Glycine riboswitch aptamer from Aurantiacibacter sediminis, 92 nucleotides, folded computationally. Rfam family: Glycine riboswitch aptamer. Rfam describes the family as follows. This family represents the bacterial glycine riboswitch. Its mean pLDDT, the model's own confidence on a scale to 100, is 80. The model forms 90% of the base pairs in the Rfam consensus. NCBI's taxonomy places the organism under Bacteria, Pseudomonadota, Sphingomonadales, Erythrobacteraceae, Aurantiacibacter.
[in-house]
RNA sequence: GGCAGAUGCGCGGGAGAGCUCUCCAUUUUAUGGAGGCACCGAAGGAGCAACCGCCCCGGAAACUCUCAGGUCACAGGGACCGCGCAGCUGGC
Numbered sequence: 001g002g003c004a005g006a007u008g009c010g011c012g013g014g015a016g017a018g019c020u021c022u023c024c025a026u027u028u029u030a031u032g033g034a035g036g037c038a039c040c041g042a043a044g045g046a047g048c049a050a051c052c053g054c055c056c057c058g059g060a061a062a063c064u065c066u067c068a069g070g071u072c073a074c075a076g077g078g079a080c081c082g083c084g085c086a087g088c089u090g091g092c
Stems, first nucleotide, its partner, number of pairs: 001092001003090003007086007018037001020036007038071003044067001045065003051059003
């Protein structure tokens, strides 16, 4: 100097599901809060497991469950993907 990997930051893309019912409040026909029923899975969490490993035991999903979170629109969040930057690690 370049390559690869994981991590962090910035930018862009980013789905699903209630045009629901009751009560309360307010700046009153709209918004917010609480509760009920119904639903969603792509924050997080948990479970099984193909598979992998240093094989005692561990690591493991976009599968599964919905505790949490979310369900008009807006906003926010959002796994994951792309680009850029930064240092770290490992070869050349």